[in-house]
């Protein structure tokens, strides 16, 4: 220093800006309508960035997480089957965006300059709000033991 078990820990960030407001809400009115509220996802500016690799990376390669299937065992239910529900360990698919100059052996990673992207449910159309989530995780670090 390398491999193998079992465990502990740890393991996502970001506007209650400024507009406007036919949505909601409230008030006036017989009615049409007025009127005033407003932490709207609309406008407009702003801000954010999970992990492993590679010259240091939201947009280069993979992976996790989200979505849409699914396959085997366990447990729940129920006489049974089919169904309902928890769990365990798989496995398909989906799923988003970068240019240019510099410098250097080496960068779509780093300077510089302009650019772009963001699951699902809920609600006024949401990356920033609430929720599934006190969830789960790629993996980072550690303990102890074995193996040579």
């Nucleotide at each position: 220093g390398a491999g193998g078990a079992u465990c502990u820990u740890c393991g996502g960030g970001g506007c209650a800006a400024g507009g406007u407001g036919a949505a909601g809400c409230a008030g006036c009115g017989c009615a049409a309508g007025c009127u005033g509220c407003c932490a709207a996802u609309c406008c407009u500016g702003a801000c954010c960035g999970g992990c492993g690799g590679u010259a240091a990376a939201g947009c280069c390669c993979g992976c996790g997480a989200g979505c849409c299937g699914u396959g085997u065992c366990c447990g729940u239910u129920c006489u049974a089957c089919a169904g309902u529900u928890g769990g365990a360990c798989g496995u398909g698919g989906u799923a988003g965006a970068g240019c240019u100059g510099g410098u250097g052996a080496g960068a779509u990673u780093c300077c510089a300059g302009c650019g772009c992207c963001g699951a699902c449910g809920g609600u006024a159309a949401a990356g920033u709000c609430c929720g599934g989530a006190g969830g789960g995780g790629a993996g980072a670090a550690g303990a102890u033991c074995c193996u040579g």